[in-house]
Context: one part of a larger RNA
RNA sequence: CUCAUGGCUAAGGAACUCGGCAAAAUGACCCCGUAACUUCGGGAGAAGGGGUCCCGUCAGCAAUGGCGGGCGCAGAGAAACAACCCAGGCGACUGUUUACCAAAAACACAUGGCUAUGCGAAAUCGUAAGAUGACGAAUAUGGCCUGACACCUGCCCGGUGCUGGAAGGUUAAGAGGGGGCGUAAGUUGGAUAGCAAUAUACUACGAAGCGCUGAAUUGAAGCCCCAGUAAACGGCGGCCGUAACUAUAACGGUCCUAAGGUAGCGAAAUUCCUUGUCGGGUAAGUUCCGACCUGCACGAAUGGUGUAACGAUCUGGGUACUGUCUCAGUCAUGAACUCG
Numbered sequence: 001c002u003c004a005u006g007g008c009u010a011a012g013g014a015a016c017u018c019g020g021c022a023a024a025a026u027g028a029c030c031c032c033g034u035a036a037c038u039u040c041g042g043g044a045g046a047a048g049g050g051g052u053c054c055c056g057u058c059a060g061c062a063a064u065g066g067c068g069g070g071c072g073c074a075g076a077g078a079a080a081c082a083a084c085c086c087a088g089g090c091g092a093c094u095g096u097u098u099a100c101c102a103a104a105a106a107c108a109c110a111u112g113g114c115u116a117u118g119c120g121a122a123a124u125c126g127u128a129a130g131a132u133g134a135c136g137a138a139u140a141u142g143g144c145c146u147g148a149c150a151c152c153u154g155c156c157c158g159g160u161g162c163u164g165g166a167a168g169g170u171u172a173a174g175a176g177g178g179g180g181c182g183u184a185a186g187u188u189g190g191a192u193a194g195c196a197a198u199a200u201a202c203u204a205c206g207a208a209g210c211g212c213u214g215a216a217u218u219g220a221a222g223c224c225c226c227a228g229u230a231a232a233c234g235g236c237g238g239c240c241g242u243a244a245c246u247a248u249a250a251c252g253g254u255c256c257u258a259a260g261g262u263a264g265c266g267a268a269a270u271u272c273c274u275u276g277u278c279g280g281g282u283a284a285g286u287u288c289c290g291a292c293c294u295g296c297a298c299g300a301a302u303g304g305u306g307u308a309a310c311g312a313u314c315u316g317g318g319u320a321c322u323g324u325c326u327c328a329g330u331c332a333u334g335a336a337c338u339c340g
Base pairs, nucleotide, nucleotide: 002335003334004333005332006331007330008329009328011326012325015324020321028052029051030050031049032048037042039148053070054069055068056067057066058065059064071075083319084318085317086316087315088314089313090311091310095107096106112145113144114143115142116141117140123132124131125130149306150305151304152303154236155235156234159233160232161229162228163227164226165225168224169223170222174218175217179213180212181211182210183209186205187204189202191200192199193198237255238254239253240252241251264298265295276292277291278290279289280288
């Protein structure tokens, strides 16, 4: 001199900082008292107050309590040992998780729904035998989605998927075998050689058989096709005009579509423009809360909107408290470095 750990600090008290991170504060027991809200259980140890030692006395079997008095800064005489409140988001909750950077709003969950499966079940493992499912039997088992509870869950089956259908179209192997080609003896034709008979190569024809090829016809599922199905995958419009101030448009026209987003919510964990606008809180508020709706690009089990309780959750505010800070000082212990 710096660092680490710990103690204290005038006045102020979050002015620090992304953020009260860290620290401080709270803390036990008894009594009083306790709000909104609520699923009537909770919330709640809500919050907020008071008491705690010693002596005397009274009551009581006692524990203990009442009254009076005494001492100290302080009587759980502090070693350990909750800070609290308000509002909002998310997830109902207890639980689970990235062993070693993430504990969460992620996963799970009870609940709800769809779907498969009639038992040698579906599903899964295995070539199989066999096994799990299950020594179970549809109030069962598997798969998928949703995620307590309350109120609800709209429209679209054109596309994709799934389920059902079977008239027609298409369609494999297989069945089928018309026809064609090859193959013989032989025959036709001209050519060459020979006096000729004939010989040679070529050309055309030529079969019951054998070989090769293989048309028509027949031939399942699937696909095309016809229906159903969205708590299946998914989807849920545009332009123009219109009311006796203006503005707006209940209303009308038109184009397109399978259908054009219902309830509810909405600058939101979603809003680009945007620090939208208004209100609240502050002296001052890109955050926060309440509204508005112009939803770039919310929306109904990929669930919508609420919601008491819960949370080492995220956001904003307040009380208390403090060396976080104004602004630094000091002490103790240890360490590194420097000097000796």
This is a predicted structure of a 340-nucleotide part of an RNA (large-subunit ribosomal RNA, domain IV) from a Bacteroidales bacterium.
The prediction has a mean pLDDT of 85.
The full RNA is in RNAcentral, with records from ENA.
The organism belongs to Bacteroidales, within Bacteria.